[in-house]
């Protein structure tokens, strides 16, 4: 890099090098930022997709046990990842409420991000 599934209203900052940009891309808003942006490093924490643990049930077993498998729902830990302004910063495309209206809101699609898969 393709695919397919979940989820995206929460929730979490401090130093260090460094030095001007940054919120994926495009447009357009609106932010952040020399009182430190982006990158790196380093410590901390946030959450719980996987991951272990516990662990109802069933299976299997035995005279009956015990041992094995299974493993809901909750909790539990934090090994793998992710992650630490704003909803994924908001809007674009379609529908729909709504309304003098380019106000507003609500569904959806597209795109994207993260997990676990997978070519």
């Nucleotide at each position: 890099c393709u695919c397919u599934u979940a989820u995206c209203a929460a929730g979490a900052a401090a130093g260090g090098c460094u030095g001007a940009g940054g919120g994926a891309a495009a447009u357009g808003g609106c932010c952040c930022u020399g009182c430190g942006a982006a990158g790196c490093c380093u410590u901390g924490a946030c959450a719980a997709c996987c991951u272990g643990c516990u662990g109802a049930u069933g299976c299997u077993a035995u005279a009956a046990c015990a041992a094995g498998c299974u493993g809901a729902a909750a909790g539990u830990a934090a090994g793998g990842u992710g992650c630490c302004a704003a909803c994924u910063c908001c809007a674009u495309c379609c529908c729909g409420a709504g309304g003098a209206a380019u106000a507003u809101c609500g569904g959806g699609a597209c795109a994207g991000a993260u997990a676990a898969g997978u070519c």